[in-house]
Molecule: TPP riboswitch aptamer (THI element)
Organism: Nakamurella flava
RNA sequence: ACGGUCGACACGGGGUGCCCCACCGGGGCUGAGAGAACACCCGUUGAACCUGAUCUAGUUCGUACUAGCGAAGGGAUUGUCGUUCCGUGCUGCC
Numbered sequence: 001a002c003g004g005u006c007g008a009c010a011c012g013g014g015g016u017g018c019c020c021c022a023c024c025g026g027g028g029c030u031g032a033g034a035g036a037a038c039a040c041c042c043g044u045u046g047a048a049c050c051u052g053a054u055c056u057a058g059u060u061c062g063u064a065c066u067a068g069c070g071a072a073g074g075g076a077u078u079g080u081c082g083u084u085c086c087g088u089g090c091u092g093c094c
Stems, first nucleotide, its partner, number of pairs: 001088004006082005011043004017029005049074003055068004
């Protein structure tokens, strides 16, 4: 110096369900997140998220859980910086 990695920031993308009640609102369940937050997750090496889908099988109190669907169809088509680490090259010195 370059490449990768990691981190930070910026930019961009995304979801917000189920159950109960006295239904303004409150409580419970799963989850990273359960509707508004300086949050959370994801950005092509893309199951973040959407469609199929009020899907299928197993299982369960259950929409929780497991697998399938799924080599499906879509999906943000990235910048800057650095104190991390790794590799390669160049130069100087011993």